[in-house]
Order: sequence, then structure tokens, then C1' cells
RNA sequence: GCAAAAUCAGGGAAACCUGGUGACGCAAAGCCAUGGGUCUACCGUCACGGUUAUUGUUUUGUGACCACGAUUGCCAGGCUGCCGAA
Repeated sequence: GCAAAAUCAGGGAAACCUGGUGACGCAAAGCCAUGGGUCUACCGUCACGGUUAUUGUUUUGUGACCACGAUUGCCAGGCUGCCGAA
């Protein structure tokens, strides 16, 4: 110097983010989503059920999958920087 959890207000479908209070910690806990990991799943896809009027159609619920979303205080990488005899 920064500011975890918690909390208050706001944004967001959520993860999470912004500001106030607050300090768990951090010698890059400064910046960058480039690689990996992790988190969320609005939208979308598939399946099953309900509803509509028997098929089709309408509409809705649940589950699985899915980043274009998030995380730099998860790891690595890149850029910049304080102190110092080293």
C1' cells in the first nucleotide's frame, strides 16, 4: 500500500460485480481472461411428465447437456512497479 469473511445499499437469471463499514491475509492480494482449472446456466438442445381437445398444436414443470457469463485473493504466462549491501 492493498483489503478476506461478514454486513448495508445497488446491478445481475445466477455465478458474481460496484460502493460504504470492516480486516482474514498478501512483497506484487498492481494490471491483462492468453493457457489450464473451477463456478453459474438466462438463452438454446434433448428427455420425461402435466395442461390444452384423442393425434397434431398451445402452454408449463423437472432433469441432463451447453458460455457467448464469472473467477487474476485457484495455478501458470505476459506487462509494470516499491524497498534493499545482497
Molecule: c-di-GMP-I riboswitch aptamer
Organism: Anaerolineales bacterium